[in-house]
């Protein structure tokens, strides 16, 4: 300079106009409601709802069963399917980046086609040896097939071969060091056929009670009953079943009323700096800041100026352009979408000093 | 707010790890007829709703997206 790898940040400003919503306060107005004036008024994802919690009700939620979630170690967290460090495997020249990463000697199930053979025993061509030419017997080194078939490379040996024997790499088992651990280094020993798949079923191990703010809960107010089913032999819930708790209403269908008010509700596992522990996620002291909240409904649009990108240019300026998307109880993650811009750190290649 | 289910030729469906992914209607073409439908014959038609992993292999098995329909409150 080109390449690439990772974090972290912003999501145009600022002025004028119109207009939306709630609020207050003032005028009008018996009241419903008009008016005006001021203060507020979307996000990094408010989104998906895919995990985990708070918070509230339901036996203070007990036992089993079945069902689901996770899966190397160690930590971090209110918890987690996250997040940090490490280990092992796989890619990259590398920064780095991916990994549903326990169990395959508890069982069971599959492994198409090809191939002699696909899981447990046997040899298709081929080598070799013997015989009466057709057999009998070594062999699994070479071919050949497949994703996968008796550990891999050289030697020695041999009629040919073959962990048969050696030497080096693999594996297996016991000891020893280091490490909190996964693991990892060493030594010594076994020549070591008997595979693979659990995002197949399963089995091992840890966690999960159920609902969901239209939860719940106070107030005020309106009606008319009627039929059917199940129920103290215990319904309806907790709960998918069983057990146990609970205790009298429960569920359909027609007619009938009503569709108001208020809490909950947003100050919180909050956010920003500085320090102090720690490799880091975090955690903690101290300071400082926090102005959506509905009715399932508002938060925009348009001129000016200036900044950023593009595009033309006669260098004076002209034109066009801004995504993706939007609260509804509330955190903490993780997926998803996104026009573009800024900052930091590291790697490779080239040149140049 | 809590679920469930579904996507496969132009159409309505089958297939739930090893097919060239089938069947039936429509579609072209031929045969038959004086023409036309019917039948009988051959043929065409597929990014298995998008991605990405798992396997030797993916329509099928996982996950995250996109779309359509349902329930319950």
């Nucleotide at each position: 300079c080109g390449g690439g790898c990772c974090g972290g940040c912003c999501a145009g400003a600022c002025g004028g106009u119109c207009g939306c919503g709630u609020c207050a306060u003032c005028c009008g107005g018996c009241a419903a409601c008009g008016g005006a004036u001021g203060c507020c008024g979307a996000g990094g994802a408010a989104c998906g709802u895919c995990c985990g919690g708070g918070c509230u009700c339901c036996a203070c939620a007990g036992g089993g069963c079945a069902g689901g979630a996770c899966g190397g170690u160690g930590g971090g967290u209110a918890a987690c399917a996250c997040c940090c460090a490490c280990c092992c495997g796989g890619g990259g020249c590398a920064a780095c980046c991916c990994g549903c990463g326990a169990g395959a000697c508890a069982g069971u199930g599959c492994c198409a086609c090809a191939g002699a053979a696909a899981a447990c025993a046997g040899a298709c061509c081929g080598c070799c040896c013997c015989c009466u030419c057709g057999g009998g017997g070594g062999u699994c080194a070479g071919g050949g097939u497949g994703a996968a078939a008796a550990g891999g490379u050289g030697g020695g040996g041999u009629a040919a071969g073959a962990g048969c024997c050696c030497a080096c790499c693999g594996g297996g088992u016991g000891c020893c060091u280091g490490g909190u651990g996964a693991c990892a280094g060493g030594c010594a020993u076994c020549g070591c056929a008997c595979g693979g798949u659990a995002a197949a079923c399963c089995u091992c191990g840890u966690c999960c009670g159920g609902a969901g703010c239209a939860a719940g809960g106070u107030c005020a107010g309106a009606c008319a009953g009627g039929g059917g089913a199940c129920g103290g032999u215990g319904a309806c819930g907790c709960u998918g079943c069983c057990c146990g708790c609970c205790g009298a209403g429960u569920c359909c269908c027609c007619g009938g009323g009503u569709g108001g008010a208020c809490c909950g509700c947003u100050g919180g596992a909050g956010g920003c700096g500085u320090g102090c522990g720690g490799c880091g996620a975090c955690g903690u002291a101290c300071g400082c800041c926090c102005g959506a909240g509905a009715g399932a409904g508002a938060u925009g649009g348009c001129c000016g100026u200036c900044a950023c990108g593009g595009g033309c240019u006669u260098c004076g300026g002209c034109c066009c352009g801004g995504a993706c998307a939007g609260a509804a109880c509330c955190c903490g993650g993780c997926g998803u979408a996104c026009c573009g811009g800024c900052c930091g750190a590291c790697c490779c290649g080239u040149u140049c000093g | 707010g809590c679920c469930c289910u579904c996507g496969u030729a132009g159409c309505u469906c089958a297939g739930g790890g090893g097919a060239u992914a089938g069947a039936g209607c429509a579609g072209c073409g031929g045969c038959c007829u004086u023409c036309u439908a019917a039948u009988c014959c051959g043929c065409c038609g597929g990014u298995c709703g998008g991605a990405g992993g798992u396997u030797c292999g993916a329509a099928u098995c996982c996950u995250c997206c996109c779309g359509g329909g349902g329930g319950c409150g």
Source information
Predicted 3D model of RNase P RNA and transfer RNA as a complex of 426 nucleotides. The coordinates come from a structure-prediction model, not an experiment, and the mean pLDDT is 79.